Transfer RNA from an archaeon, 74 nucleotides, folded computationally. Rfam family: tRNA. It is annotated as a transfer RNA. Rfam links the family to the GO term triplet codon-amino acid adaptor activity. The coordinates come from a structure-prediction model, not an experiment, and the mean pLDDT is 85.
[in-house]
C1' cells in the first nucleotide's frame, strides 16, 4: 500500500442488529451498621459516546472523511 476489526465515566463493558431520558460492576465520596476497621447495605457526583462533517424532527446508534490501536495478507 491493501483488507477486516475497535474507540462509550479514573479501569472494564453493555447498549448500535430495530435512531427516541447512555446503563451495569470496580474505584471515588457521603451517610448507616461498628469501640474502631474490613463486609454489608442506602445515597451521591463523575460522559464534547475519538475528531469534523452529513442525513433526520431526533444520532453513540446510519453515511462520509480523517486520527489512534490491534489482527491479517503484500
Nucleotide at each position: 500500500g491493501g483488507g477486516c476489526c475497535c474507540g462509550u465515566a479514573g479501569c472494564a463493558u453493555a447498549g448500535c442488529u430495530u435512531g427516541g431520558u447512555g446503563g451495569u460492576g470496580c474505584g471515588u465520596c457521603c451517610g448507616a451498621c461498628u469501640g474502631a476497621u474490613a463486609a454489608u447495605c442506602g445515597g451521591g457526583a463523575g460522559g464534547u459516546c475519538c475528531u469534523g462533517g452529513a442525513u433526520u424532527c431526533a444520532a453513540a446508534u446510519u453515511c462520509c472523511a480523517g486520527c489512534g490501536g490491534g489482527c491479517c495478507c503484500a